[in-house]
This is a predicted structure of a 186-nucleotide RNA (Lysine riboswitch aptamer) from Gelria sp. Kuro-4. Rfam family: Lysine riboswitch aptamer. Rfam describes the family as follows. Riboswitches are metabolite binding domains within certain messenger RNAs that serve as precision sensors for their corresponding targets. The source organism's lineage runs through Bacteria, Clostridia, Thermoanaerobacterales, Thermoanaerobacteraceae and Gelria. The model forms 98% of the base pairs in the Rfam consensus. The prediction has a mean pLDDT of 78.
RNA sequence: AGGUGGGGUAGAGGCGCGGCAGGCCAUGAGUAGCCGCCCAGAGCAGGGCAGCGGAGAAGGGCGGGGAAAGGGGCCGCCGCCGAAGCCGGGCGACCGCUCCAGGCGCCUGAGCUGGGUCGGCAGUUAAGAGCUGCCGGACUGUCACCUGCGGCCACCCCGGACCGCAGGUGGUGAGCUAUCUCACAG
Numbered sequence: 001a002g003g004u005g006g007g008g009u010a011g012a013g014g015c016g017c018g019g020c021a022g023g024c025c026a027u028g029a030g031u032a033g034c035c036g037c038c039c040a041g042a043g044c045a046g047g048g049c050a051g052c053g054g055a056g057a058a059g060g061g062c063g064g065g066g067a068a069a070g071g072g073g074c075c076g077c078c079g080c081c082g083a084a085g086c087c088g089g090g091c092g093a094c095c096g097c098u099c100c101a102g103g104c105g106c107c108u109g110a111g112c113u114g115g116g117u118c119g120g121c122a123g124u125u126a127a128g129a130g131c132u133g134c135c136g137g138a139c140u141g142u143c144a145c146c147u148g149c150g151g152c153c154a155c156c157c158c159g160g161a162c163c164g165c166a167g168g169u170g171g172u173g174a175g176c177u178a179u180c181u182c183a184c185a186g
Base pairs, nucleotide, nucleotide: 003184004183005182006181007180008179009178010177011176014081016080017079018078019077020076022075023074024073025072034064035063036062037061038060039059043052044051046099047098048097049096084113085112086111087109088108089107090106091105092104114140115139117137118136119135120134121133122132123131124130141172142171143170144169145168146167147166148165149164150163151162152160153159
């Protein structure tokens, strides 16, 4: 000088990821609750209780009237590069109570996914938006190996580690690059 392993710090991928009870906009929707009339005639949310119901439930038609939330786009701000998402497990509150289910929030798992994008299928949803999962395509980041070219070293020839570019193959984030530190071997 270099090697292996542990720990720390800082970075890179790019219509990169996520959050905001912020601002604006569209959608939701001429939909729902509600009111009037008519049809209809005993039930009404997944079950039970409660509650409502012949002073007319469910369902439907006409008219009136008329939202909101979640989700989405843009801007701004914030946190970041397992960013994050999914799946499994645990806990909590929300609905008149309770059971189931669903959604939400928190914790957790050495489980899966490098990333975005396009297409197909499925789920969620009001939705041809968005999100999520699976499959497939090209692209891209990174590492390893191989081939070629160039730079550098050396130079009679052969050539060599390193750096860069192009191509091919393969792997993927517990990764990659740089740097600090500790330990080990030589």